[in-house]
RNA sequence: UACAGCUCAGUGGUAGAGCAUGUGCCUAGCAAGCAUUAAGUCCUGGGUUCAAUCCCCAGUA
Numbered sequence: 001u002a003c004a005g006c007u008c009a010g011u012g013g014u015a016g017a018g019c020a021u022g023u024g025c026c027u028a029g030c031a032a033g034c035a036u037u038a039a040g041u042c043c044u045g046g047g048u049u050c051a052a053u054c055c056c057c058a059g060u061a
Stems, first nucleotide, its partner, number of pairs: 001061002005019004013050001022036004043059005
């Protein structure tokens, strides 16, 4: 340090952005552009708490 396919935010009150993917518009067609969709048991197991991605412990990489 571990969170969406990739790069990363995030706060004790059931999670977002960019890129990428799908669809539509545009084009003779492609790309670019515009609109829009889907995608995450937040590394695992415990503990504290009304409530844990967040705090504590152990483990794994």